[in-house]
């Protein structure tokens, strides 16, 4: 140098934050007081929500072999990684991204 690549999806975990619910506080809206509806304010053990290329767990998928077939088995390795940025209400091990870099 050229080609060809490291497979999908689901569920569920590291994480994440605040729409919504919940949970705390506060009461200003009234002539007053007492309540704690409405509003406001807080990520805040948590439910909904997002959620890993380098996390787990199954289905499929592909290759090779085969004592036989809408069927059995192996195998699918390895992987250190800023900063800026974007998307959702907002963030994240999300997305740029097996990037930029390093070995």
């Nucleotide at each position: 140098a050229u080609u060809u690549a490291a497979g999908u999806u689901u569920u569920c975990u590291a994480g994440g934050g605040u729409u919504c619910c919940g949970c705390a506080a506060u009461c200003u809206a009234u002539a007053a007081u007492u309540g704690g509806u409405a509003a406001u304010u807080g990520g805040c053990a948590g439910g909904u929500c997002c959620g890993a290329g380098a996390g787990a767990a199954a289905a499929c998928a592909c290759a090779c072999a085969g004592u036989u077939a809408u069927c059995u088995g192996u195998g699918u390795a390895c992987a250190c990684g800023g900063a800026a940025g974007g998307a959702u209400a907002a963030a994240a091990g999300c997305c740029u991204g097996g990037g930029a870099g390093a070995u």

Predicted 3D model of a 103-nucleotide RNA (Guanidine-I riboswitch aptamer) from Clostridium oryzae. Taxonomically the source falls in Clostridium (Bacteria, Bacillota, Clostridia, Eubacteriales). Rfam family: Guanidine-I riboswitch aptamer. Its family is annotated with regulation of gene expression in the Gene Ontology. Rfam describes the family as follows. This family represents a conserved RNA structure found upstream of the ykkC and yxkD genes in Bacillus subtilis and related genes in other bacteria. The function of this family is unclear although it has been suggested that it may function to switch on efflux pumps and detoxification systems in response to harmful environmental molecules. The literature on the family includes a 2021 paper in RNA by Trachman RJ 3rd and Ferre-D'Amare, "An uncommon [K(+)(Mg(2+))2] metal ion triad imparts stability and selectivity to the Guanidine-I riboswitch". The coordinates come from a structure-prediction model, not an experiment, and the mean pLDDT is 78. RNAcentral holds the sequence, with entries from Rfam and Ribocentre.